[in-house]
RNA sequence: AAAAGGCAAACUUGCUGAAAAGCAAGGGCGCAAAACUAAGGGCCUAAUGAGAUCGGAGGGGCCGAAAGGUUAAUUCGAUCCCAAGGUAGUCUGGUUGCCGAA
Numbered sequence: 001a002a003a004a005g006g007c008a009a010a011c012u013u014g015c016u017g018a019a020a021a022g023c024a025a026g027g028g029c030g031c032a033a034a035a036c037u038a039a040g041g042g043c044c045u046a047a048u049g050a051g052a053u054c055g056g057a058g059g060g061g062c063c064g065a066a067a068g069g070u071u072a073a074u075u076c077g078a079u080c081c082c083a084a085g086g087u088a089g090u091c092u093g094g095u096u097g098c099c100g101a102a
Base pairs, nucleotide, nucleotide: 006031007030011026012025013024014023015022016021029089035095036094037093039092040091041090042087043086044085049081051080052079053078054077055076056075057074060071061070062069063068
C1' cells in the first nucleotide's frame, strides 16, 4: 500500500441531571488513537453562595402629635459574578494500543 475490523457528529426516542451534559437504542458527519486520563489552558453550564446590584412583600427598632423619615434583619423575584459540575469529537501533558506489503 491493501484488506479485515473498530469508534460514532447532527438528528430522533427513552432515562438521569437545576443546567451544561451523560447513558441506552436508532442514525452516520467524520475519526489512525474520535481508546483511557479533567493535571494545565480554552469553552459550556451556574444548582450552590452570610456574594454584588436592582425591584417587590409583610413585620420590627428609633425619631415624630400625625403625615412621614430613618435603620438592621427576614423573605420573594430579576440580572451579574462564582465550579467543587461538564467537555478527551477544543488544545497541551500523561497512560495504553490493532493491521501493516515494499
Background:
c-di-GMP-I riboswitch aptamer from a soil metagenome, 102 nucleotides, folded computationally. Its mean pLDDT, the model's own confidence on a scale to 100, is 84. The model forms 95% of the base pairs in the Rfam consensus.